[in-house]
RNA sequence: UUAUCAAGAGUGGCUGAGGGACCGGCCCGUUGACGCCACGACAACCUACCGACGCGAGGUCGGCAAGGUGCCAAUUCCGGGCAGGUCUUCCUGCGAGAUAA
Numbered sequence: 001u002u003a004u005c006a007a008g009a010g011u012g013g014c015u016g017a018g019g020g021a022c023c024g025g026c027c028c029g030u031u032g033a034c035g036c037c038a039c040g041a042c043a044a045c046c047u048a049c050c051g052a053c054g055c056g057a058g059g060u061c062g063g064c065a066a067g068g069u070g071c072c073a074a075u076u077c078c079g080g081g082c083a084g085g086u087c088u089u090c091c092u093g094c095g096a097g098a099u100a101a
Stems, first nucleotide, its partner, number of pairs: 001101005010039005018028003022080004040072001042070001045068003049063005076096001081094005
C1' cells in the first nucleotide's frame, strides 16, 4: 500500500492469576482462565499442483490442502475518534485494531 474481518474450528500435558490490544462497559477465570508444549481441527491469504477460459505472456474463475502464515469464548465481545444520513438509543463511510500478500 492492497484485500479481508456476522461464517468456521479443541483435546491432553505443564504452569498458576490474571485475561479479553488500549480506555469504558460487559464478560472469561483456582470447576484452573491467559501463556507454553504436543497432537488435532478450521479456513483458504501466498506457494505448489489440477481443471476451465485465453494463440501466448499476463490474468480471471473453480478445485485441492502438500508447503508458508493465520486461527480454534462472545460480530474485530460492544462502544470509543472523524464525517455524513429524516440523525438522543439507529445506519453508512473513514479512522483504530488484527491477519495476509